[in-house]
Molecule: SAM riboswitch aptamer (S box leader)
């Protein structure tokens, strides 16, 4: 890094510490000092082990994810994320 698959309308903070930008990209549109984007706590889910269950499932301990807006809208041979392959 490339490939093959599955999902991306549902959920999740009146916390803390920091302080200037973020939402991938174009093009809008928005969000932000009433504090972003990061990190720690918290939290939501269930894709994978894992336990239980004949089974459909369940449950949340372990490995990711996710926690404005419909993957915010839009375009592409486009992106994200799990799992699998070389």
């Nucleotide at each position: 890094c490339a490939c093959u698959u599955a999902u991306c309308g549902a959920g999740a903070g009146u916390g803390g510490c920091u302080g200037a930008g973020a939402g991938a990209c174009u093009g809008g549109c928005u969000c932000u000092g009433u504090g972003a984007c990061g990190c720690c706590c918290g939290g939501c889910a269930a894709c994978c082990u894992a336990u239980c269950g004949u089974g459909a499932g369940a449950c949340a301990a372990g490995g990711u994810g996710c926690c404005a807006a419909u993957u915010c809208c839009u375009g592409a041979c486009a992106g994200a994320u799990g799992a699998g392959u070389u």